Transfer RNA from an uncultured Erysipelotrichaceae bacterium, 73 nucleotides, folded computationally.
[in-house]
This record gives sequence, C1' cells and structure tokens, in this order.
RNA sequence: GAUCCGGUAGCUCAGUCGGUAGAGCAUUUGACUUUUAAUCAAAGGGUCGAGGGUUCGAACCCCUCCCGGGUCA
Repeated sequence: GAUCCGGUAGCUCAGUCGGUAGAGCAUUUGACUUUUAAUCAAAGGGUCGAGGGUUCGAACCCCUCCCGGGUCA
C1' cells in the first nucleotide's frame, strides 16, 4: 500500500429481508431467609465507532474517516 472481518448497555455478545434495540452476567430495589449466600420478581442503564448520503423510515443500504485484528505485498 491492497483486501477481508469486527466496533451495539459496565462486561461478553445477539439483532433474519430497512419498520420505534435485546439476552446473559454485573448494578440497584423488593420478596424469601435469624443473617449471608442461593432463588424469585422488578427497575435503571444505549445519540448502535464518527460524519455525510439514500429513504416516509437506517444498527442494517451507499460514501469518507477513526480504532482493533487477519491475509497478501
């Protein structure tokens, strides 16, 4: 330098063919328990890496850039 994969909640990751973003763990609260742990229930937490474009509508499609990794040179 070329090319491919990835970037989504505090962490690990889903998210099909464009239609108002989820799970597990963690955190907080409540129930249960003599207490803790465990278990059960609920809640909070995200401008989906950045910017622009297409569209009635974008995490998803297009362009540029940033970060991490792989392959080739």